[in-house]
RNA sequence: GCCGACAUAGCUCAGUGGUAGAGCAACACUUUCGUAAAGUGUGGGUCACAGGUUCAAAUCCUGUUGUCGGCU
Numbered sequence: 001g002c003c004g005a006c007a008u009a010g011c012u013c014a015g016u017g018g019u020a021g022a023g024c025a026a027c028a029c030u031u032u033c034g035u036a037a038a039g040u041g042u043g044g045g046u047c048a049c050a051g052g053u054u055c056a057a058a059u060c061c062u063g064u065u066g067u068c069g070g071c072u
Stems, first nucleotide, its partner, number of pairs: 001071007010024004018055001026042005048064005
C1' cells in the first nucleotide's frame, strides 16, 4: 500500500427497514437474628463519527476514525 471483519448499557453479546433488548454487574425491596444465596423490581444508550437513500435507518449506501486479521 491492498483486501476483509468488527464498533450497540459498566462488561460479554443479540437485534438484517417499523417502540433498542438479554445475561452478568450496580441500586432498592422481600426473605434471614444478621450475612450470603434466592426472588421481585428500578436505573443506566448521541447504536464509533459525518453525509446520503427512505414516510420511517442500529439495520441499506458512501466517506472518516479506531481495533483485529490476511496479502504484498